[in-house]
Context: one part of a larger RNA
RNA sequence: CUGGGCGUAAAGGGCAUGUAGGCAGUGAAUCGAGUUGAAAGUGAAAGCCACCAAAAAUUGGCGGAAUGCUCUCAAAACCAAUUCACUUGAGUGAGACAGAGAAGAGUGGAAUUUUUUGUGUAGGGGUGAAAUUCGAAGAUCUACGAAGGAAUGCCAAAAAUGAAGGCAACUCUCUAGGUCCCUACCGAUGCUAAGGUGAAAAAGUAUGGGGAGCGAACAGGAUUAGAUACCCUGGUAGUCCAUGCCAUAAAUGAUGAGUAUUCGCCCUUGGUCUACGCGGAUCAGGGGCCCAGCUAAUACGUGAAACACUCCACCUGGGGAGUACGGUCGCAAGACUAAAACUC
Numbered sequence: 001c002u003g004g005g006c007g008u009a010a011a012g013g014g015c016a017u018g019u020a021g022g023c024a025g026u027g028a029a030u031c032g033a034g035u036u037g038a039a040a041g042u043g044a045a046a047g048c049c050a051c052c053a054a055a056a057a058u059u060g061g062c063g064g065a066a067u068g069c070u071c072u073c074a075a076a077a078c079c080a081a082u083u084c085a086c087u088u089g090a091g092u093g094a095g096a097c098a099g100a101g102a103a104g105a106g107u108g109g110a111a112u113u114u115u116u117u118g119u120g121u122a123g124g125g126g127u128g129a130a131a132u133u134c135g136a137a138g139a140u141c142u143a144c145g146a147a148g149g150a151a152u153g154c155c156a157a158a159a160a161u162g163a164a165g166g167c168a169a170c171u172c173u174c175u176a177g178g179u180c181c182c183u184a185c186c187g188a189u190g191c192u193a194a195g196g197u198g199a200a201a202a203a204g205u206a207u208g209g210g211g212a213g214c215g216a217a218c219a220g221g222a223u224u225a226g227a228u229a230c231c232c233u234g235g236u237a238g239u240c241c242a243u244g245c246c247a248u249a250a251a252u253g254a255u256g257a258g259u260a261u262u263c264g265c266c267c268u269u270g271g272u273c274u275a276c277g278c279g280g281a282u283c284a285g286g287g288g289c290c291c292a293g294c295u296a297a298u299a300c301g302u303g304a305a306a307c308a309c310u311c312c313a314c315c316u317g318g319g320g321a322g323u324a325c326g327g328u329c330g331c332a333a334g335a336c337u338a339a340a341a342c343u344c
Base pairs, nucleotide, nucleotide: 004315005314007298008297012312015198016197017196021192022191023190025086026085027084028083029082030081034078035075036074037073038072040070041069042068048064049063051061052060053059089189091185092184095180096179097178101175103173104172105171106170107169108152113147114146115145117143118142123134124133161166204245205244206243207242208241209240213239214238218234219233220232221231256311257310258309259308261306264289265288266287267286268285269284270283271282272281273280274279293300317344318343319342326337327336328335329334
């Protein structure tokens, strides 16, 4: 290199966009670089292989191969190139529709906490049991108010939506994508994608705000042989907002993207057509069973892990190690890239 793999055994990049590259619809015409066929030349000798002669052996003779290169002629299916056309892939438009899709602004109610005032009196709180703790300077409870921050009950669903991360009170503004449906337009404009670029939970970081609840660290009380814990009382960073950075997650469907083919049943979301008391047909999603097939098994099974093709990423015994060194990036934390000795 060929060959083998990648849900769970090692292995799908966390996600998209897109450059080079690779691959890629239908019908013609031209061309003849690749390709195929034929012929010629060449491929020194020795060597290699076959045969003949002789020999103890070295040897001698003769033929072939030398899978290659050059040139000429021919073919035109495929590939490449050029030109013309087509519509079914891709896309645009019209008409409908659904949605927690994104951003900004404003508003609401429930609850927790704090607090003014009133009422009222001895406990409250907490636990397995307690204590720390709060309370005669009047707590807990209760009533009317006030302030402030965060999250948005029911609806709610295996539901919707988004490339992923994610997204849920209500209203407004602005904005992106999708599905269905008929036809009209366009005419291969496609798929994938090394590098690159973009967005990217939580935690963390920088500056400035904010701070109700919760709560790493920390303090105290318990428990215990001990208890740097689990339980309790407090409580700082943080959690929230704005603007930068960080770039990682069991970033999971542990399943890369795209296209084509393949028995059925049930539920559900959004359309279209038809019937209308139910239902039927057909697209695009979300779930549950299952035939064939596949699988080591488990399971998967038209949303495949079936059957095929194209392109990319990745794997090659366990540990050492996702570590060292070097490099790039970062304010830092660290991230990315990534070994070996040795050992079993």